Bacterial large signal recognition particle RNA from an Acidimicrobiia bacterium, 274 nucleotides, folded computationally.
The gene name in the source record is ffs.
RNAcentral holds the sequence, with entries from ENA.
Taxonomically the source falls in Acidimicrobiia (Bacteria, Bacillati, Actinomycetota).
The coordinates come from a structure-prediction model, not an experiment, and the mean pLDDT is 78.
Rfam family: Bacterial large signal recognition particle RNA. The family's RNA type in Rfam is non-coding RNA gene.
[in-house]
RNA sequence: UCGUGCUAAGCGGGGCGUUAGGGGUGCCCUGUACCCGAAAUCCUCUCCAGGCGGGGCCUAAUUCCCCACCCGAGGGAAGAUUCAACCGGGAUCAAACGGUCGGCGGAAACGUGGUGUUGAAGGUUGGGUCCUGCGCGGCGGGAUGCCGCGAACCGGGUCAGGUCCGGAAGGAAGCAGCCCUAAGCGGAUGUUCCCGGGCGCCGCAGGGGCGCCUGACCGGAGCCGGCGGCCGCCGCCACCGGUUAGAACUUCCUCCCGACGGUGGGGUGCACGA
Numbered sequence: 001u002c003g004u005g006c007u008a009a010g011c012g013g014g015g016c017g018u019u020a021g022g023g024g025u026g027c028c029c030u031g032u033a034c035c036c037g038a039a040a041u042c043c044u045c046u047c048c049a050g051g052c053g054g055g056g057c058c059u060a061a062u063u064c065c066c067c068a069c070c071c072g073a074g075g076g077a078a079g080a081u082u083c084a085a086c087c088g089g090g091a092u093c094a095a096a097c098g099g100u101c102g103g104c105g106g107a108a109a110c111g112u113g114g115u116g117u118u119g120a121a122g123g124u125u126g127g128g129u130c131c132u133g134c135g136c137g138g139c140g141g142g143a144u145g146c147c148g149c150g151a152a153c154c155g156g157g158u159c160a161g162g163u164c165c166g167g168a169a170g171g172a173a174g175c176a177g178c179c180c181u182a183a184g185c186g187g188a189u190g191u192u193c194c195c196g197g198g199c200g201c202c203g204c205a206g207g208g209g210c211g212c213c214u215g216a217c218c219g220g221a222g223c224c225g226g227c228g229g230c231c232g233c234c235g236c237c238a239c240c241g242g243u244u245a246g247a248a249c250u251u252c253c254u255c256c257c258g259a260c261g262g263u264g265g266g267g268u269g270c271a272c273g274a
Base pairs, nucleotide, nucleotide: 001274002273003272004271005270006269010057011056012030013029014028015027016026020046021045022044023043024042034055035054036053037052064267065266066265067264068263069262070261074257075256076255077254079252080251081248082247083246084244085243086242087241088240089239098237099236101235102234103233104232105231106230110228111227112226113224114223115222122218123217124216125215126214127213128212129211130207131206132205133204134203135202136200137199139196140195141194142193143192146187147186148185149184155180156179157178158177163172164171165170
């Protein structure tokens, strides 16, 4: 060096989660990587922890192992930004001296509008509105008066028939009917009287008041405050600060891990035969 037979190694890796910690089962990425079995109240281990049980393939190398660098799917952590929700502020601990926003109040220097010499503000005086009493009226109730109805017998009159007394003449009581009336009922509302009130475009008298309305007189030029503008207060909004296992599937930045792929360097046996 060649041939044959073996053996270590290899037959996937990574992130997250879980765990005191390692690996596996779980989720995700990578992309092709032997088969079977069990494994979340979980399985198996202990820092050379990178699975466990059973079987198979291949082989010491372009195929196994290690180191450095590049690329970089994907993932993790912290922060920023925007949004959302909530809390506070909204001229304050803090920026902006902001609002075609809403409400209330004020003032009368401005604009506009209304009103005023057919007389403003102001003043004097009377009346009304308010209260009390009386009257009048009205309303309601009652009484009286008017009309009608109204008693099987126990109200009245007249009492057919019938009944009773009588020898007769005649007499007596009396039902129905008819007429009348009492208590009572109903109607109409006229007169007079009494009582009452959540009554009154009424009258009289007294009181009260200066708010409102109104008449008269004095007076002789302003007055009102609807709108805009102005001033003040309150609210809301813009906006500001803070909080959050909140959202951003595809926001930004930093750090960490890092599959696949690439480049360079290094390492690894045993036996027999020629």